[in-house]
């Protein structure tokens, strides 16, 4: 230098959580780097920190340790963005009332405001009409018989003259029907530019006398007194970004160290 055989070693590694602590299972991020059994109401240890039982490679630049970087992760803060709960003794938005008249409107000397007479409009009472309904009055129609007049033809009484009843028809009517309306009556009411009275008087309209400049609260605007959590203010706690600080930290890549054993042969 080479060969066989062994041993240290090594076959993932992190975060958060749980734990007195440490490791597993279990979520999670990374990345591919052994199998089997126990394990979240936990499994199994003691800072030599999984426990048991098996397999591979095997002393290597591949092993251990640190440091830079960093993917991730939670921790505290700041901003934004979504959504959520509370508060009308949050105010602002928005809304109601009272009230003021500051500015705009508006009406006014063709008379604001008051003051004072009258009527109407309303109630109830009479009187007229005037529509609706009925009746009467006109008028035409209308009776086999049981209405009237008149009764032809036939019937009866009588010796004769002459008399009686009376059907058809015709005329006029009753019940009753229709039509008319310029007339009468009688009854009704959400009847009338009607009339008289009497009441009533809050509002509305109208006339007229005095008097002689404001009134009005429509709009803004002030001031009280409220109402409302849809917006917006404040208080909370949730999510998800982004960003700062500290921290933990994968794989790779660099750097710095520390270890690179032991036996036999040749």
């Nucleotide at each position: 230098u080479c060969g066989u055989g062994c041993u240290a070693g090594a076959c993932g590694g992190g975060g958060a959580g749980g734990u007195a602590g440490c490791g597993g299972u279990g979520c999670c991020c990374u990345g591919u780097a052994c199998c089997c059994g126990c394990a979240a109401u936990c499994c199994g240890c003691u800072g030599u920190a999984g426990c048991g039982g098996g397999g591979u490679c095997g002393a290597u630049u591949a092993c251990c340790u640190a440091c830079u970087c960093u993917c991730g992760g939670g921790u505290a803060u700041g901003g934004c963005u979504u959504g959520u709960g509370a508060a009308g003794u949050c105010u602002g938005c928005c809304u109601g009332g009272u009230g003021u008249a500051a500015g705009g409107g508006g009406c006014g000397u063709u008379g604001a405001u008051g003051a004072u007479c009258g009527g109407g409009u309303c109630u109830u009472g009479c009187g007229c009409g005037a529509c609706g309904c009925a009746a009467g009055c006109u008028u035409c129609c209308g009776a086999a018989c049981c209405g009237u007049g008149u009764c032809a033809g036939g019937u009866c009484c009588u010796g004769g003259c002459g008399g009686a009843a009376g059907c058809a028809g015709c005329a006029c009517u009753a019940a009753g029907g229709a039509a008319u309306g310029u007339c009468u009556u009688g009854c009704g009411g959400g009847u009338g530019c009607c009339g008289c009275a009497a009441g009533g008087g809050u509002g509305c309209c109208u006339g007229g006398u005095c008097u002689g400049a404001g009134u009005u609260a429509c709009c803004u605007g002030c001031a009280c007194c409220g109402g409302u959590u849809a917006c917006g203010u404040u208080c909370g706690g949730a999510a998800g970004c982004c960003g700062u600080a500290a921290u933990c930290c994968a794989a790779a890549a660099g750097u710095a160290g520390g270890g690179u054993g032991c036996a036999c042969g040749a």